[in-house]
RNA sequence: CCAGACGGCCGGAUGGCCGCCUUCACUUUCGGGGCUCGCCCCGGGGCGGGGGAGGAAAGUCCGGGCUCCACGGGAAGACGGUGCCGGGUAACGCCCGGCGGGGGCGACCCCAGGGAAAGUGCCACAGAAAGCAAACCGCCCGGCGGCCCCUCACGGGGACCCACCGCCGGGUAAGGGUGAAAGGGUGCGGUAAGAGCGCACCGCGGGCCCGGUAACGGGACCGGCACGGCAAACCCCACCGGGAGCAAGACCGAGUAGGGACGACAGGCCGCAAGGCCGGGCGGUUUCCGCGCCGUCGUCCGGGUAGGUCGCGCGAGGCGCCCGGCGACGGGCGUCCCAGAUGAAUGGCCAUCCAGGGGCCGCGGCCGCGAGGCCCGGCCCUGGACAGAACCCGGCUUACAGGCCGUCUGGCGUU
Numbered sequence: 001c002c003a004g005a006c007g008g009c010c011g012g013a014u015g016g017c018c019g020c021c022u023u024c025a026c027u028u029u030c031g032g033g034g035c036u037c038g039c040c041c042c043g044g045g046g047c048g049g050g051g052g053a054g055g056a057a058a059g060u061c062c063g064g065g066c067u068c069c070a071c072g073g074g075a076a077g078a079c080g081g082u083g084c085c086g087g088g089u090a091a092c093g094c095c096c097g098g099c100g101g102g103g104g105c106g107a108c109c110c111c112a113g114g115g116a117a118a119g120u121g122c123c124a125c126a127g128a129a130a131g132c133a134a135a136c137c138g139c140c141c142g143g144c145g146g147c148c149c150c151u152c153a154c155g156g157g158g159a160c161c162c163a164c165c166g167c168c169g170g171g172u173a174a175g176g177g178u179g180a181a182a183g184g185g186u187g188c189g190g191u192a193a194g195a196g197c198g199c200a201c202c203g204c205g206g207g208c209c210c211g212g213u214a215a216c217g218g219g220a221c222c223g224g225c226a227c228g229g230c231a232a233a234c235c236c237c238a239c240c241g242g243g244a245g246c247a248a249g250a251c252c253g254a255g256u257a258g259g260g261a262c263g264a265c266a267g268g269c270c271g272c273a274a275g276g277c278c279g280g281g282c283g284g285u286u287u288c289c290g291c292g293c294c295g296u297c298g299u300c301c302g303g304g305u306a307g308g309u310c311g312c313g314c315g316a317g318g319c320g321c322c323c324g325g326c327g328a329c330g331g332g333c334g335u336c337c338c339a340g341a342u343g344a345a346u347g348g349c350c351a352u353c354c355a356g357g358g359g360c361c362g363c364g365g366c367c368g369c370g371a372g373g374c375c376c377g378g379c380c381c382u383g384g385a386c387a388g389a390a391c392c393c394g395g396c397u398u399a400c401a402g403g404c405c406g407u408c409u410g411g412c413g414u415u
Base pairs, nucleotide, nucleotide: 001411002410003409004408005407006406007405008404009403010402012353013352014351015350016349017348018347020052021051022050023049024048026046027045028044030043031042032041033040034039035038054386058397059396061395062394063393064392065391066245067244068243069242079241080240081239082238083237084098085097086096087095088094099113100111101110102109103108114236115235119234120233121230122229123228136176137175138172139171140170141169142168143167144166145165146164147158148157149156150155184202185201186200187199188198189197203225204223205222206221208219209218210217211216249310250309251308252307259301260300261299262298263297264296265295267278268277269276270275280294281293282292283291317336318335319334320333321332322331323330324329354384356382357381358380359379360378361377362376364375365374366373367372
């Protein structure tokens, strides 16, 4: 210098002007309320100070806190989830450290990774054969035929019986071919050809010994090898799990309509009822006639709605140092207080600058035969991703322009 691996961090800066949410003081000739009558409370205004989005605030996937509901306790079953071992944690399906398997030259990365000699089920296509294995090609052994003669033919006789070809019978899982998978692998021996048929090594199984908390690893011995794969198929085993969620839940509570109680006012009679008659009130200012409508008003109570308050910001909290631990993490000391909105604030404009991108210029420098490339300097233009808290916390996952730092690996060059 090139290519890469892992971990961590930032994710525009400063200033001015105008706003927004919240909080604390001071102030007020504003509005409302109270009374012990000149003060207090609530709301609003003014002015000033403090605070004001994220690494993911997102998806709402997992675990908790908190709240309400249900439940006498325990166990089992059903259902759902988790699944190598040890540790961390409030807990987890998260994290850390190991183990085993796989990938990469390597740094390093990936794995739902318990049980298949308890049972059931499945193994598509291809292939001869797919689960008490199976001969398609090939290889090997045996028999017959091939050539000559007789015969139409069947058949018979002779020669050959080394190789080759065809047919039949048998052996063979070493080779080819199919497949995700074909009943251990490599080599030597062995054999007609072969085959754990025999042997060595590797693998596998069994109990034993050693190391390790364990997963597991190592060793010698025994066994020629049986026991294919799939459990993100049923299933078995171990462990975990009440339900719903801040629209949880608690409190205050109008106005209008409707409900109830009491009081006042003119109501009475008939009828089971619908209704009718007499009287009253109002429309409507005296009288008469006719018409229409009819209970009205006040006080109190209770339920609900709108709305408001709380829940709601001191917490498994942040930062720094020390100690223990490989680490996740734990302990101690010090220090800090750091958003709480509810149609939902955290914004807009301007100036200067910083990364980054693009262009032009230089009788600039370096490399190259050259086209050109790289560097330096100056000027101009452009210019900031994903995304917005809503009860809170621990994780996971997903999105993200650009940039910085650290450790490490492989290659090339120089010394």
Background: Predicted 3D model of a 415-nucleotide RNA (Bacterial RNase P class A) from Tistlia consotensis. Model confidence (mean pLDDT): 75 of 100. The same sequence occurs in records of 2 taxa. It matches the Rfam family "Bacterial RNase P class A". Its family is annotated with dimeric ribonuclease P complex, tRNA processing and ribonuclease P activity in the Gene Ontology.